[in-house]
Context: one part of a larger RNA
This record gives sequence, structure tokens and C1' cells, in this order.
RNA sequence: UGACGGGGGCCCGCACAAGCGGUGGAGCAUGUGGUUUAAUUCGAUGCAACGCGAAGAACCUUACCUGGCCUUGACAUCCUCGGAACUUGGCAGAGAUGCCUUGGUGCCUUCGGGAACCGAGUGACAGGUGCUGCAUGGCUGUCGUCAGCUCGUGUCGUGAGAUGUUGGGUUAAGUCCCGCAACGAGCGCAACCCUUAUUCCUAGUUGCCAGCACUUCGGGUGGGAACUCUAGGGAGACUGCCGGUGACAAACCGGAGGAAGGUGGGGAUGACGUCAAGUCAUCAUGGCCCUUAUGGCCAGGGCUACACACGUGCUACAAUGGUCGGUCCAAUGGGUAGCUAAGCCGCGAGGUGGAGCCAAUCCCUCAAAGCCGAUCUUAGUCCGGAUUGCAGUCUGCAACUCGACUGCAUGAAGUCGGAAUCGCUAGUAAUCGCAGAUCAGCAUUGCUGCGGUGAAUACGUUCCCGGGCCUUGUACA
Repeated sequence: UGACGGGGGCCCGCACAAGCGGUGGAGCAUGUGGUUUAAUUCGAUGCAACGCGAAGAACCUUACCUGGCCUUGACAUCCUCGGAACUUGGCAGAGAUGCCUUGGUGCCUUCGGGAACCGAGUGACAGGUGCUGCAUGGCUGUCGUCAGCUCGUGUCGUGAGAUGUUGGGUUAAGUCCCGCAACGAGCGCAACCCUUAUUCCUAGUUGCCAGCACUUCGGGUGGGAACUCUAGGGAGACUGCCGGUGACAAACCGGAGGAAGGUGGGGAUGACGUCAAGUCAUCAUGGCCCUUAUGGCCAGGGCUACACACGUGCUACAAUGGUCGGUCCAAUGGGUAGCUAAGCCGCGAGGUGGAGCCAAUCCCUCAAAGCCGAUCUUAGUCCGGAUUGCAGUCUGCAACUCGACUGCAUGAAGUCGGAAUCGCUAGUAAUCGCAGAUCAGCAUUGCUGCGGUGAAUACGUUCCCGGGCCUUGUACA
């Protein structure tokens, strides 16, 4: 100087407390461990692995296994020889592949040949998701959006170092003020950026419709530019104003005005560093290793196994509910190998149909909870839906292993969950649906977004956890 302390002081955080809803019990989904297996490819492992890489494993993917094949190779450059490229069909085979066969003679040319492309050969080489993340780059997690981490000059100290950065206040903040052997500065904080909340100007189609007219009653038409909205540009919030407290400061408390008030809400943004943290399987790369195989092609299988254990979720156990009928209101997004309307058929998944749309125009697209009625009356039920049988639909060469969905039948566990444990402070929790990426199909409960309805509680900082500053002890570095 640090680190540590079941030392002290001050302070903060959904850290506790106060509340609301869960997990832990059930069924299922999903990931992991374990076990099994020919293989169940690999990685991730306290917080910070476990709905993680994977924004989508039937084949492909695919790296694994079994079997069948290839050896200058599926891919790149160079050399030699031949042939334009390309294309039709047949046979064998699980296919890879092998054998046979049809059409075709192109472009440039100094007529030697050349440029693409294909085949054969030779070796230089290719190839490796093989090992090492403890050789690395790059990227990422984490402490932590915590308020810290340092430097120059000066001063003090023999020196390591100290000072500044400590102290008194204050702040979300090393934020600001005052003081001070310090004076300044840098990386962080804040601001500048995006979005949302108010308003003005400009613009008015595909969007809008106040007033006027027509109307098939649909902004449908004429028309309008007001309103909504869209998207460009401005304004607006700064403790600016008032009162109080304070040290005449910084600031804090209350108030006015205001759409918004003290960082308005949200996001992007992550200092010096820590964990030899993670990744050689995104990619790149040193070294090592394989080279008729640890490379390459193909078929089938596996990654989907199942006594069990754990994590993360979904659905429930019901009446604030289930079922049936009627009825109201969104926002974000996506669409041409696409979204697909009306109509018709089907109980339905869906089929048929083909209008419109490269989309503020058309389509996905009827939001659901809600509201108004009816019914069920506390029961393993008209709760719950697992499981299983049968019959179907769709995608796709192909749904057996192993897809999603529909109808009928079947109706399991489950009556609110032990010890323990998680999230959340406001348009939040809870609850309700919608969209998208990936994608032929497959999310259903995952992920990322979007809107609808919409709470309770915070006395306080003694305690648990994590962190910051000062100080103290130390046989630790």
C1' cells in the first nucleotide's frame, strides 16, 4: 500500500421489512445430471451452466454410430493430355456409384492457339466441427450503470509511498459548494443520441370527415384541409419564479404556473481492472497431431432412449369460475417461390375458388380478457385435461423410429402444495390476447416485441445478502 475481520462509524440497492403473485406437491413441455446405448455428437457447470450456443434435429442440418464406397480428393492454385459446354434415355444398386447410350459442335483467333467449362494423369498440395481458450486475436459474461480509477507539476517522507482523492455539508453520482500543500488534468458520472408524454408550423394520399350535398347508409361519392393520423422542422423543463431551512454556499422542503418538475418515463451507452471466467465448434490464428484417413461421398439409425435426481416453464386444482348465445374496443409487425379476400363444400382441421396487393390502398386480421343474458350449485363435478383407441387434414421424395392439427370416444393425477426459495415500487406486479424472427412443415408452454384491463405496500434500516467511503487490528501478500 492492499486484502481480510462473527472490529467501529456513515451511506446505498426489491437487500431486509410492508405487500401482491409465484416456485418447491400434480400432469405435461423443455434443458441438465445420471444411467443405458453401436451411437445416444460437442460445448456451457455457484452467483455469472441447466426453454444456454440451438431465431426452429423426420432426410438435410449433423459434427455421432453401423454398413457400403473414394484417394490430388466435395473445395483452391499451378503443369501435361484429351474433349466445347451442355443434354436424352436405359440397366444394376439402399444410394453413393458403375456400365451403356441420344442430341450438340458454340465464343475469340496472328490458324500456332487462347478464354470459360468437363474428363484423365503427375506431384507440389488440399482437407480436418482433431487437441490445446492454461500459447492467442476478436467477441462476450460478471462485479456494475457500482462511483470509482489514474496522471503531470509541486510539497512531505531515507524509502516503499503519501498528498491531491482526506475533512464539513450535499447529491443518483469523485454531483456540486466550502475548507485545505496543494494546483491542474485525463478515463468514468452527467450532457450531447434514440424513443415516449404537450404543442406550433409545413405537407394532405393510400390516412382523416367538422360543416355542405348525394347516397346502395359502407368516408361509399362530390367536396373539405378543420380534426385524427402520418413525418420533417421548431417550441417546451432550466431548480427558471415565490416562500422557508441552510454557512451569505451547494443544496433540500413546500408552492405557483404548466401536458410534463426537479435525471419527467424507457432505451442505447459499461472507467482502471477482477475471475489463467467463457468461446480453437461463428470466424481468424501459433504449436501439436491425422494424410488410402482423425479427410471425402452415400443409405439407414442416433442426437427424441428412461429406474431416477435437479433447474426453467405451461396447464390446473375451480363459482372473482366452467359452458352456451349476443355484443364492444387495440398496438407492434409480416407479405410476390409470398399474404391470400368474397362466394361455395366440410361438424372441424381443411378443401375449392380466384378478386386484390411489391402494400397508411389489398391480405394475414374475427383480438382476448371485458359487458349483457342463460345454465351449472360445491361434486373429483358440465372442474381438470394427461393418457389411450378409432377416423381424418396439411406440409413434404418420405411423418414407423420421430411432425403439427381436427373430429368422436376415453377421461389419469390434481381439492392450493414440507423444509426451503424467487420476482416485482406504477401503467409496475398480476392478468388477457396479438405479432415477428427461425421456418417446406413443426413454438403448444421458448425467445423478442406489441397493446388491453390494471392493483397492494414501503413504519423503518436492528437483522440477512451485495456494494461504496472513512477509520482500526493483523503472526496474511